[in-house]
Context: one part of a larger RNA
RNA sequence: UGACGGGGAUCCGCACAAGCGGUGGAGCAUGUGGUUUAAUUCGAUACUACGCGAGGAACCUUACCUAGGCUAGAAUGCAUAUUGACCCAUCCAGAAAUGGAUGUUUCCGCAAGGACAAUUUGCAAGGUGCUGCAUGGCUGUCGUCAGCUCGUGCCGUGAGGUGUUUGGUUAAGUCCUAUAACGAGCGCAACCCUCAUGCUUAGUUGCCAGCGCGUAAUGGCGGGAACUUUAAGCAAACUGCCUGCGAAAGCAGCGAGGAAGGAGAGGAUCAAGUCAAGUCAUCAUGGCCCUUACGCCUAGGGCUACACACGUGCUACAAUGGCAUGUACAAUGGGUCGCUACCUGGUAACAGGAUGCUAAUCUCAAAAACAUGUCUCAGUUCGGAUUGAGGUCUGCAACUCGACCUCAUGAAGCUGGAAUCGCUAGUAAUCGCGUAUCAGCAAUGGCGCGGUGAAUACGUUCUCGGGUCUUGUACA
Numbered sequence: 001u002g003a004c005g006g007g008g009a010u011c012c013g014c015a016c017a018a019g020c021g022g023u024g025g026a027g028c029a030u031g032u033g034g035u036u037u038a039a040u041u042c043g044a045u046a047c048u049a050c051g052c053g054a055g056g057a058a059c060c061u062u063a064c065c066u067a068g069g070c071u072a073g074a075a076u077g078c079a080u081a082u083u084g085a086c087c088c089a090u091c092c093a094g095a096a097a098u099g100g101a102u103g104u105u106u107c108c109g110c111a112a113g114g115a116c117a118a119u120u121u122g123c124a125a126g127g128u129g130c131u132g133c134a135u136g137g138c139u140g141u142c143g144u145c146a147g148c149u150c151g152u153g154c155c156g157u158g159a160g161g162u163g164u165u166u167g168g169u170u171a172a173g174u175c176c177u178a179u180a181a182c183g184a185g186c187g188c189a190a191c192c193c194u195c196a197u198g199c200u201u202a203g204u205u206g207c208c209a210g211c212g213c214g215u216a217a218u219g220g221c222g223g224g225a226a227c228u229u230u231a232a233g234c235a236a237a238c239u240g241c242c243u244g245c246g247a248a249a250g251c252a253g254c255g256a257g258g259a260a261g262g263a264g265a266g267g268a269u270c271a272a273g274u275c276a277a278g279u280c281a282u283c284a285u286g287g288c289c290c291u292u293a294c295g296c297c298u299a300g301g302g303c304u305a306c307a308c309a310c311g312u313g314c315u316a317c318a319a320u321g322g323c324a325u326g327u328a329c330a331a332u333g334g335g336u337c338g339c340u341a342c343c344u345g346g347u348a349a350c351a352g353g354a355u356g357c358u359a360a361u362c363u364c365a366a367a368a369a370c371a372u373g374u375c376u377c378a379g380u381u382c383g384g385a386u387u388g389a390g391g392u393c394u395g396c397a398a399c400u401c402g403a404c405c406u407c408a409u410g411a412a413g414c415u416g417g418a419a420u421c422g423c424u425a426g427u428a429a430u431c432g433c434g435u436a437u438c439a440g441c442a443a444u445g446g447c448g449c450g451g452u453g454a455a456u457a458c459g460u461u462c463u464c465g466g467g468u469c470u471u472g473u474a475c476a
Stems, first nucleotide, its partner, number of pairs: 001476002003473003007470007015460002019423005026315008034306002042053002064301007076124004081119004088103006106115003126290002129288003135284002137279003140275001142273001147186006153162003165178001167176002192267004197235007207224002211222003238261001241255001242253004317416001321375006333364003338357002342353004382413001387408007429452007
C1' cells in the first nucleotide's frame, strides 16, 4: 500500500421488512447429471452451467456409430500436356456412393489462335484432431457500482502519501465549503433514439365535420384539408417563478402555471481492473499431431434410450369457475416458391374452385371483457395425461422419430414439507396477437406487441451484496 475481520462509524440496493403472485407436491414439455448403448457427437458446471451455444436433429443438418467405397483427394486458383467433348437420355449391378454399356455430341474465327469441358503432371490439399494455461477477436461477472488515474508542486531516507481527506449535499469523485495543494484525463451527467403536449408543412392507399349523389348497408362516389392519423421540422422543463430552511450547494411545499416537475418514462451507452472466468466447434491464429487416414463420399442407425436425481417452464387442481349461444374493442409485424377474401364439399384438420394484393389500397386477424342460459361443490359438465380407432397436411420418405383433426378412453391432481424466486405502476398479475429460424414441426422456448389492470413500502434492528472513512492483523 492492499486484502481480510463472527472490529467500529456511515450510506445505498426488491437486500430485509410491508404486500401480490409463484417454484418446491401432480401430469406433461424442455435442458442437465447419472445409467445404458455400436453410437447415445462436442462444448457450457456456485453466484456468472442446466428452454445455454441450438433464431427449428425424420434424410440433410451431423461433428457420433455400423457397413460399403476413394486416395493430389469433396471445393478453388495458377502452370503444363493431351483430347473434343461435357451435359443429357436409356439400360445393367448395387442400399447408395460408385462401376459398366449404348445413343447423341462442341462454339467463335479465313487462319493462327482463343473460349468451354474432361483427363494427366506439378505447386498450393484437408482435419468440428489437441492445447482458451501460447493467442487475437468476441462475451459473462463484480456493476450503470462510482470509482480508476496522471502532470507539476509539497511531505517522507524509502516503499509511498497528498490531491481523491473534513462539513454538508446528490442517483453520482454530483455540486458547494474548508484545505499544501493547483490543475487535468478515463468514467458520472449531457449530446443520440422511442413515448407523452402543441405548432408549422404535406394530404394518398389513410381521414369524413360541413355540402351534394347513391345504396338493403358500407368514405361507396363528387368533393373537403377541419378532425383522427401518417412523417419531416420546430417549440416546450431550466428548481426558471413563489414561500420556508440554509454560508453555499441544495432540500421541503395537498405552491402557481403547465401535456409533463424536480433525472418526466423507457432504451442505447458498462471506467481502470477482477475471476490464468468462457469460447482453438462462428471466425482467425502459434505450437503439436494424422496424411491409402484423426481426410473425403454414401446408405442405415444415433443425437429422441430410461430403475433414477436436479434446474427452467406449461397445464391444472375449479364457481372471481367450466360449457353453450350472442355481441364489441388493439398494437407490433409478415405476405408473390407467398398471404388469401368469397363460394362449394367435409363434424373437423383440410380439399376443390375463385378474387384481390409486390401492400397505410388486398390479406393473415384477436382473446380475456360484456349479455343471456346452464352446471351447484362432486374427483364433477373440474382436469386433461395415457391408450385404441379413423383421417388431414408437409415432404423422395413420417417405422425408429413430425404436426394437426375427429370419435372413444378419462390417469395423477382437492393448493403442495424444509426451503426458495420475481416484482415498487401502466409495474405485478392476467388475456390474447405477431415474428425470426422454417418444406413441415416436436414453440409450452426466444424476441417483440397491445387489451384488462392491483396491493404495499412503518422503517433500516436483522439476512445478502456493494461504496466511503477509520481500526487490528503472525496474510501478500